[in-house]
SAM riboswitch aptamer (S box leader) from Candidatus Howiella intestinavium, 96 nucleotides, folded computationally. The organism belongs to Candidatus Howiella, within Bacteria. Model confidence (mean pLDDT): 84 of 100.
RNA sequence: CCUUAUCAAGAGCGGCGGAGGGAACAGGCCCUGCGAUGCCCGGCAACCUGGCGUUUGCCAAGGUGCCAAAUCCUGCGGUAUAUCCGGAAGAUGAGG
Numbered sequence: 001c002c003u004u005a006u007c008a009a010g011a012g013c014g015g016c017g018g019a020g021g022g023a024a025c026a027g028g029c030c031c032u033g034c035g036a037u038g039c040c041c042g043g044c045a046a047c048c049u050g051g052c053g054u055u056u057g058c059c060a061a062g063g064u065g066c067c068a069a070a071u072c073c074u075g076c077g078g079u080a081u082a083u084c085c086g087g088a089a090g091a092u093g094a095g096g
Base pairs, nucleotide, nucleotide: 001096002095003094004093005092006091007090012041014040015039016038020031021030022029025075026074027073028072042067043066044065047063048062049060050059051058052057071089076086077085078084
């Protein structure tokens, strides 16, 4: 980079640390010295994986992933003008 699936559920009142953070740009709206982001521990989930059953499923948790808010919302198109549908972009898994 290509293909494909998923993205409204779930996850700490712990330790370190000490200033910004919510992917990028813009506009909003939020989180944060009642200590965020990050790291460690802990946890959640079950894509791959393993076991059992075998059409659907159950169990485990080795490899990933994830743990404010729908992927926080909007940006493009449709419309009933709205967090309604689709697209783009992005994230994650699996395969190439």